[in-house]
Description
The RNA shown here (THF (Tetrahydrofolate) riboswitch aptamer) has 92 nucleotides. The coordinates come from a structure-prediction model, not an experiment, and the mean pLDDT is 82. It matches the Rfam family "THF (Tetrahydrofolate) riboswitch aptamer". Its family is annotated with tetrahydrofolate metabolic process in the Gene Ontology. From the family's description: Tetrahydrofolate (THF) riboswitch was first reported for Ames et al. as an RNA motif in 5' untranslated (5'-UTR)regions of folate transport and biosynthesis genes in Firmicutes genomes.
RNA sequence: UAUAGAGUAGCAAGAAUGCGUAAAGUGUUGCAAAAUGGGAUGUCGUUUGCAAACGAAAGGAUUUCCUGCGGUGUUCUUGUGCGUCCGCUAUC
Numbered sequence: 001u002a003u004a005g006a007g008u009a010g011c012a013a014g015a016a017u018g019c020g021u022a023a024a025g026u027g028u029u030g031c032a033a034a035a036u037g038g039g040a041u042g043u044c045g046u047u048u049g050c051a052a053a054c055g056a057a058a059g060g061a062u063u064u065c066c067u068g069c070g071g072u073g074u075u076c077u078u079g080u081g082c083g084u085c086c087g088c089u090a091u092c
Stems, first nucleotide, its partner, number of pairs: 002091004010080009019070003028052007038086005058067004
């Protein structure tokens, strides 16, 4: 110097384990904030708080279990996953 590659936030599937089913959670809208490859910048997406509207699948055994259900939480595994510049790794 050139070429190639790795890595974020997340997303999907599977497994495990919880929570709810006495309705929380999830999802929707608005406002505010935050973190987002090692650095800079930027986009997209994500998360959190507040507010609003909407809103569910129970059954059996009998009193805490079983089978279900929930656009349900967490963890693990696999796959997937930054535009530009610099950096990092490998080769020349």